[in-house]
């Protein structure tokens, strides 16, 4: 401190998700020990049992226990005191009555403490107790006796209240033998504790804006410890609030804690301090303190008990239980010690506390062994079969003993006599024992540290984010090995961080989210220059504070550490005095620079209202004429012989103003144009005179606000939503045409929204320039009017520096700076619901959520594409020649069909293709018979040498038997070569996969194009060079050019053909000589020809023409002219193009079979569709007869002359030839003649019969030939379609491989004869190249909208219906407290008495908590049935968008349509 993810790459916006820490956690899977902590986060739901508060006999009277009694002693139920308001519990409520922090005045305090004073004198009662009673109990009731520190009265002080009159008003005693102790009354201070006011700060939400009647205040009164509307009665109408009042939602709150560099952001377990609560609601005795967690009362839910009348109860103390949950512990031990009431004390009581328990819940420490050991053993895994690797790791050897286990000692924690320890025989220590009792989890694509092998195949599954699995997964599983941690590891959950992703530190708004449509102003922010005053901020100093723990620093103490201790420091907050006075503020005085007034001038489509024009269109009218007009891409509707259109004249009418016109002018922006007239607003210039900061912004609020729509009324040419009609079209609610209402105009209202855009808020200031332009001044010039210089205000263009993600913007800034304002926080769901407001309506404004994805956007770039453009190319079209498709037939394919019809090739780039040759074989197929180390390969062991002959069976393979033969080398052991048998390795596979591969082909395309370095531009893909002007066949060459050079293709070198020249001439040629024919003679190298060798062409030359180039056009010369023809050569790449059946391989899969043998059959089948060919359809032709020219090849398991026999195919002889020699051999088209004469023929040859040849084991299935007989469709071929530019189409023959023979019309060669047309590039198709546009990149066979269908999901409304919780109003009102009371009662005190005082009780009245009830408000669940929305591999209809997406697209409205849309009106370029 980052990192993954959007793209074919890139850069940036911009979300998502990850590593790192944490936790009162749970969950898996593992678990050895010790210290220290922690431990119902949910049911403030319910609670069996048991225990948490009592103590005091030295306050008291009775009463019992022990002791024979007296004394004494111990217990003790009742009066009496103090304690039970503390301690422990829990966060329900509570958003202020709380809490934090800092003040504050009108209180109160039992126990303590410190001081002053007192304590005298008398009564009367009631519990307990005893007797009588009620009751199931729980609990009582009536009579009677009694004491106290319990209760009353007098005296007496001191205080109070109040004003100067008086009234009211204390005590207690106990112990002790005694000092003396402890207690008690009044009083004063104190400590500590408690009430109570007020400042500030404390969570969301305006889709909560108005709230409030004791409300706010006053005056009297009441009350209270004490202030106050706290009560109450009267007056008065205040009080609060955009700096968020009230609702309403949620929540104890702080010191802390937890993350974070920090600001900060979350969070309130333990631990501490303060609140609140104690089943739920009220209330209220007592008391120093309560409106009381283990008091009382009442209602209320709910348990228990019950004799049904009537009672008991409250774990949110400490355990425990069942429940609820993903989850939270023991019905334990002690009061040793610390601390708590209580007591004079001894002491009893404390589930506070001390300890143990139980849980890896966390945090710290230890441990599971140390050293040495290499045959690198064994066994696993992996392997190229060498071997690596778990791995000194294990055994082995050796030492040791933290832990464990046995046994022995054995603290301190106790508090200065002693005595007294739950933990605990605990820490701890001694001995002994023996490696002995102790390692797992999780991961291993990639972020992230770690990789093989098996199985598995879009199955099973993993997955945080990207994604992984569709046969060779490092991503599932399992196993080896390897990395992190380690008594733990992973993982879910939650928080902050990373995230600057809410941005005070520290973000943005032209085009990614984002600038209100525009403007005037209100609060509110901010605010020129100079002097003063003041000290509010500000600034510095000093004091108090800000508990304690925590954190942080330093020491110390448990062996260390976790953990406890002592000190220190820190605390940014409030608040208190002093002191400064720059800067804001504040006071008061001045200044002119911002702002504005006045004053001349000046431009304008700036309002508003009135009046005039003319041209054009329409309709009427008159004339003229007379057949057709309109309108389209072509039509057709529509008009017209009742006279249209044309063309001329006359009225009428309503809209709109042509030319001037201009990135010109004007207005806040919408907007805004004929002429003139009248009125009104702002604007710039000029001069400087007046005031004197008056000023910038702008939440709410008010204006105004295109076009469309509404309401009333008018008007109504023209264009024109809607509808109507022709049209096109699969369809056409569109486009195109013909009509055509609303509307559009005008008067008065509404809407308030548009691409209301410079996709760019207002001011205000500084920052280079250069070129237009408007309106104004000034200088200069002028007779003037331009001209030219300069300043101010507008308004364009270029463009430095800066800035931007880039594209761009740059003085009119999207630069650099302040100042206020609006706005934005990831995409869809959505500008929608649902709530409000506003409107007549349409609808406008505010504006969520669930739920879904991982992207979804900007620029920019390199491709692709296009019913964009522009250049340019080809047999691509055009312009011909000749086909194909139609018939028969040969060949291939598909599809049927079979046992099998074997496989592969399928658009172009399969289909006479693999197959240069399928009776057998081939041969991979089928059906049958066999054998199983095979038919073939390499070793090992036996055995015969090997070869060879014969029977038998068998369809063959094969089995069975005989029989003949003993070679060759030897170092005498044996060997080699072979047959045959046997075992184990292993052979075998035309089995899959070509989407695991080499290799090799094919196709764009012999198209000209595809790259590198080095430099250069850019953040960066990437761009430049390759682009541009010219040119070529060519990225061919040339000039220019931030590019300079280089490769790989072109080109040229190669082979062949075209000329010559030299050179060698046999078999080849010439000549002589011969001959029936034959070169068997001689000579000769001139020619043909034929080896070899060289020359020849190079835009080289001339002219013209281009930029004087490159180059092109014509010429001459030459066999050949501009690449002279043809041939092999095929760049980077494209197609997962084809080939695992040429071969060659990875893996998988067969192994008495998917290998191998052998027969026999298929590959040759046939309704049918293609394809590629032959033959023909005839007279430019056929049948016959004679006659002529080639060329290139084959050839001894061969070609074969000759003769001869045969209608013939062939037969039967066998010269000659290893070939320039002998053969295959005859060339055909062609000429010269005859016949045929337009006919299905003397055209075609299909099909058939029949007779035969000839290869060959073999010709049925299934071949070729041959000769007789038969004589079939066919008469030039629909839509559509191939191929070809000169020796080329046509067309005519020969020859060859392959091969026993052939199904060859095939295929590769050869050569005879031999044509037309190319005027061009507009269009189809394919391709190069610059340029654009893109929502493409799997690349247009792309990408993509909407409705219908269907499946699931949240979710609106919905007649309703059921809760909650809140507020009013009434009714009803328990408890209680205060009040009132004429009723009933009543020891003390006064009084002789009667009768008072004061006490109780009941009864009244207010308030009153449940409850009832009535309308509401908010909130939730639930609803037939219904809207849209999201999402889902292959659905249905179409094609709206993306390219000029085929009608440019889009905003706003407004109508309209199955649906995406479409058409009107205005606007906008995105």
């Nucleotide at each position: 401190a980052g990192a993954g993810u959007u793209c074919g790459a890139u850069c940036c916006u911009g979300g998502c998700u990850c590593a790192g820490g944490a936790u009162g956690a749970a969950c898996g899977c593992u678990g050895g020990u010790g210290g220290c902590a922690u431990g119902c986060u949910u049911a403030a739901a319910a609670c069996a049992u048991g225990c948490a508060a009592g103590u005091c006999g030295u306050a008291c009277g009775a009463g019992a226990a022990a002791u024979g009694g007296u004394g004494u002693u111990u217990c003790c139920a009742g009066u009496g005191g103090c304690a039970g308001a503390c301690g422990g519990g829990u966060g329900a409520g509570u958003a202020a009555a709380g809490u934090g922090u800092a003040a504050g005045a009108a209180c109160c305090u039992g126990c303590c403490c410190u001081u002053g004073g007192g304590a005298g004198g008398g009564g009367a009662a009631c519990a307990a107790c005893a007797g009588c009673u009620a009751g199931a109990a729980a609990c009582g009731g009536c009579u009677g006796c009694u004491a106290a520190u319990a209760c009353c009265c007098c005296g007496u002080a001191g205080g109070u209240u109040g004003a100067g009159g008086a009234g009211c008003a204390a005590a207690a005693a106990g112990a002790g033998g005694a000092a003396u102790c402890c207690a008690c009354c009044c009083g004063a201070g104190g400590a500590g504790g408690g009430g109570c006011u007020c400042g500030c700060g404390u969570c969301u939400a305006a889709u909560u804006a108005g709230c409030u009647a004791g409300u706010u205040g006053g005056u009297g009164a009441g009350g209270u410890a004490a202030u106050a509307c706290c009560u109450u009665a009267u007056c008065a109408a205040g009080g609060u609030g955009a700096u968020g009042a009230u609702c309403a939602a949620u929540a104890g709150c702080u010191g802390g804690u937890c993350c974070g560099a920090g600001a900060g952001g979350a969070u309130g377990a333990u631990c501490a301090g303060c609140c609140a609560c104690a089943c739920u609601g009220g209330g209220a005795u007592u008391g120093a303190g309560a409106c009381a967690c283990g008091u009382c009362c009442c209602a209320g839910a709910c348990u228990c008990c019950u004799a049904u009348g009537a009672g008991a109860g409250g774990c949110a103390g400490c355990a425990c239980u069942g429940g609820g949950g993903a989850a939270u512990u023991u019905u334990c031990c002690g009061c040793a010690a610390u601390g708590g009431g209580c007591g004079a004390a001894a002491g009893a009581c404390u589930g506070a506390c001390g300890a143990a328990g139980c849980a890896a819940u966390g945090c710290c420490a230890c441990g599971u062994a140390g050293a040495g050991g290499u045959a690198g053993a064994a066994g696993g895994c992996c392997c190229a079969u060498g071997g690596g690797u778990c791995g000194u790791g294990a055994a082995c050897u050796u030492a040791u003993u933290u832990u464990c286990c046995u046994a022995g000692a054995g603290a301190a924690g106790a508090a200065g006599c002693a005595a007294u320890g739950a933990c605990g025989g605990u820490a701890u220590u001694u001995a002994g024992g023996g490696a002995a009792u102790a390692a797992g989890c999780a991961u291993c694509g990639c972020c992230u540290a770690a990789c093989u092998c098996u199985g598995u195949u879009c199955c099973a599954g993993c997955a945080a984010c990207u994604g992984c699995g569709g046969u060779a997964a490092u991503a599932c599983a399992g196993a080896g090995c390897u990395u992190u941690c380690a008594a733990g590891c992973a993982u879910u959950a939650u928080c902050a961080a990373g995230a600057a992703u809410g941005a005070u530190u520290g973000g943005g708004c032209g085009u990614a989210a984002a600038g209100c449509a525009u403007c005037u102003g209100u609060a509110g922010g901010u605010g020129g220059c100079u002097u003063u005053u003041u000290a509010a901020g500000u600034c510095c100093g000093c004091c108090a504070u800000c508990a304690a723990a925590u954190c942080c620093c330093a020491g110390g103490g448990c062996u260390c550490a976790a953990c406890c201790c002592u000190g220190g420091a820190c605390a940014u907050g409030c608040g208190a005095c002093g002191a400064a006075a720059a800067c804001u503020a504040c006071c008061a005085a001045g200044c002119u620079g911002g702002a504005g007034u006045a004053u001349g001038g000046u431009a304008g489509g700036g309002u508003c209202a009135g009046a005039g024009g003319g041209a054009a269109u329409u309709u009427c009218u008159g004339a003229u004429g007379g057949a057709g007009u309109g309108g389209u891409g072509g039509u057709a509707u529509g008009u017209g012989u009742a006279g249209a259109g044309a063309u001329c004249g006359g009225a009428a009418a309503g809209a709109a103003c042509a030319c001037c016109a201009a990135c010109g002018g004007u207005g806040a922006a919408a907007g805004u144009a004929c002429u003139c007239u009248g009125u009104u607003g702002g604007g710039c210039c000029a001069a400087c005179a007046c005031a004197a900061a008056c000023a910038c912004u702008a939440a709410g609020a008010g204006a105004u606000g295109a076009a469309a729509u509404c309401u009333a009324g008018g008007g109504g040419a023209g264009c024109g939503a809607a509808c109507g009609g022709g049209a096109u079209u699969a369809g056409a609610u569109a486009c195109c045409c013909u009509a055509g209402u609303a509307g559009u105009c005008c008067u008065a209202g509404u809407c308030g929204u548009a691409c209301a855009u410079g996709a760019u808020g207002g001011a205000u200031a500084c920052u280079a320039g250069g070129c237009g332009u408007u309106a104004u001044g000034c200088g200069u010039a002028u007779c003037g009017a331009c001209c030219u210089g300069u300043g101010c205000a507008g308004u364009g263009u270029u463009u430095u520096a800066g800035c931007u993600a880039a594209c761009g913007c740059g003085u009119u800034a999207a630069g650099u700076a302040u100042c206020c304002c609006a706005c934005c926080u990831g995409g869809g769901g959505a500008g929608u619901a649902c709530g409000u407001u506003c409107a007549c309506a349409a609808g406008a404004a505010u504006a969520a959520a669930a739920c879904u994805c991982a992207a979804a956007a900007u620029a920019a770039u390199u491709g692709a594409u296009g019913g964009g453009g522009g250049c340019c190319c080809g047999c691509a079209u055009a312009a011909g020649a000749g086909g194909u498709g139609g018939a028969a037939c040969a060949u291939g394919u598909g599809g049927u069909u079979u046992a099998a019809u074997u496989u592969g090739a399928u658009g172009c780039a399969a289909a006479g293709c693999a197959a240069a040759g399928a009776a057998c074989c081939u041969u991979a197929c089928u059906a049958g018979g066999g054998a199983u180390u095979g038919a073939u390969a390499u070793g090992c062991c036996g055995u015969g040498a090997a070869u060879c002959c014969u029977c038998u069976u068998g369809a063959a393979a094969g089995a069975g038997a005989g029989g003949g033969g003993u070679g060759u080398c030897u170092u005498c052991g044996g060997g080699a070569a072979u047959g045959c048998g046997g075992a184990a390795a292993u052979a075998g596979g035309u089995u899959g996969u070509g989407c695991a591969u080499g290799g090799u082909u094919g196709u764009c395309g012999u198209c000209a194009g595809c790259u590198c370095a080095u430099g250069u531009c850019g953040u960066a893909a990437g761009g430049u060079g390759u682009u541009g002007g010219g040119u070529u066949a060519a990225g061919u060459c040339u000039c220019g050019c931030a590019a300079u050079g280089a490769g790989c293709a072109c080109a040229a070198c190669c082979c062949u053909c075209g000329u010559g020249u030299u050179u060698g001439g046999u078999u080849g040629c010439c000549a002589u000589c011969g001959u029936u024919g034959a070169g068997u003679u001689u000579g000769g190298a001139a020619c043909c020809c034929u080896g070899a060798a060289c020359a020849a062409a190079c835009u080289g030359u001339c002219g013209g023409u281009g930029a004087u180039a490159a180059g092109c056009c014509g010429g001459a010369g030459g066999a050949a002219g501009g690449u002279g023809a043809g041939g092999a050569a095929g760049a980077c790449g494209u197609c997962a193009a084809g080939u695992c059946a040429u071969c060659a391989u990875g893996c998988c899969c067969c192994u008495u079979a998917u290998g191998c043998c052998c027969u026999a059959g298929g590959u040759g089948a046939c309704a049918c569709a293609c394809g590629u060919g032959c033959u023909a359809u005839a007279a430019u032709g056929g049948c016959u007869a004679a006659g002529a020219c080639a060329a290139a090849g084959g050839g001894u398991c061969g070609c074969g002359a000759u003769c001869c026999c045969g209608c013939g195919a062939g037969g039967g002889u066998g010269a000659g030839c290893u070939a320039a020699c002998c053969u295959c051999a005859a060339a055909a088209a062609c000429c010269c003649g005859u016949c045929c004469u337009c006919a299905g023929u003397u055209u075609g040859g299909a099909u058939u019969g029949c007779a035969g040849g000839a290869u060959g084991c073999a010709a049925c299935u299934c071949a070729c030939c041959u000769g007789c007989a038969u004589g079939a469709a066919g008469a030039u071929g629909a839509a559509a379609u191939c191929u070809c530019u000169a020796g080329u189409a046509a067309u005519c023959g020969c020859c060859g491989g392959u091969c026993a023979g052939c199904c060859a019309u095939a295929c590769g060669g050869c050569g005879g004869u031999g044509a037309a047309u190319u005027u061009g590039u507009u269009c189809c198709c394919g391709g190069g190249c610059c340029u654009u546009a893109u929502a493409c990149a799997c690349a247009c066979c792309a990408c993509c909208c909407a409705u219908c269908a269907c499946a699931c999901u949240a979710u609106g409304g919905g007649a309703g219906c059921u809760g909650g919780c809140c507020a009013u109003g009434c009714c009803u009102g328990a408890a209680g407290u205060c009040a009132u009371u004429a009723c009933c009662u009543u020891a003390a005190c006064a009084g002789c008495a009667a009768g008072g005082a004061g006490g109780g009780g009941g009864a009244u009245a207010c308030c009153g908590a449940a409850g009832g009830u009535a309308c509401g408000a908010c909130u939730a669940g639930u609803g037939a049935c219904u809207g849209g929305a999201g999402u889902g591999a292959a659905g249905u209809c179409g094609u709206a968008a993306c390219a000029a997406g085929g009608u440019a697209g889009c905003c706003a409205u407004a109508c309209u349509g199955g649906a995406a849309g479409g058409u009107g009106c205005g606007g906008c370029u995105g």

RNAcentral holds the sequence, with entries from SILVA. Predicted 3D model of a 1470-nucleotide RNA (small-subunit ribosomal RNA) from Solanum paucissectum. NCBI's taxonomy places the organism under Eukaryota, Spermatophyta, asterids, Solanoideae, Solanum.